[in-house]
A computed fold for a 98-nucleotide RNA from a Gammaproteobacteria bacterium, annotated as TPP riboswitch aptamer (THI element).
It matches the Rfam family "TPP riboswitch aptamer (THI element)". From the family's description: Vitamin B(1) in its active form thiamin pyrophosphate (TPP) is an essential coenzyme that is synthesised by coupling of pyrimidine and thiazole moieties in bacteria. The previously detected thiamin-regulatory element, thi box was extended, resulting in a new, highly conserved RNA secondary structure, the THI element, which is widely distributed in eubacteria and also occurs in some archaea.
Lineage of the source: Bacteria > Pseudomonadati > Pseudomonadota > Gammaproteobacteria.
It was read from a public genome assembly, where an Rfam model found it.
Model confidence (mean pLDDT): 76 of 100.
RNA sequence: CCGCGCAGCUAGGGGUGCUCCCGGAAUUCGGGGGCUGAGAAACACCCUUCGAACCUGAACCGGUUAAUGCCAGCGCAGGGAAGCUGAAGUCUGCAUCA
Numbered sequence: 001c002c003g004c005g006c007a008g009c010u011a012g013g014g015g016u017g018c019u020c021c022c023g024g025a026a027u028u029c030g031g032g033g034g035c036u037g038a039g040a041a042a043c044a045c046c047c048u049u050c051g052a053a054c055c056u057g058a059a060c061c062g063g064u065u066a067a068u069g070c071c072a073g074c075g076c077a078g079g080g081a082a083g084c085u086g087a088a089g090u091c092u093g094c095a096u097c098a
Stems, first nucleotide, its partner, number of pairs: 004089001006086005011048004016042001017035007054079003060073001062071002
């Protein structure tokens, strides 16, 4: 000095399903519980090109479950949102000194 990692700021991207009970004319809506998950509408959470956050394929395939986009495959498939700042640390290279 560069990179990496970490933190912060600003900006941007993204998802919100399954199920039971109550209210209700209602598959929509309000309230509560259960499942998975970081998150199932939260001033939250996750992700931002080193990009499986998320979308498409997909009403997909196999398994499982009370059920589900629950798990796995698909998947070196196609898409997908970035800039700045900081101190300490580590690694590497170069120069100088001993």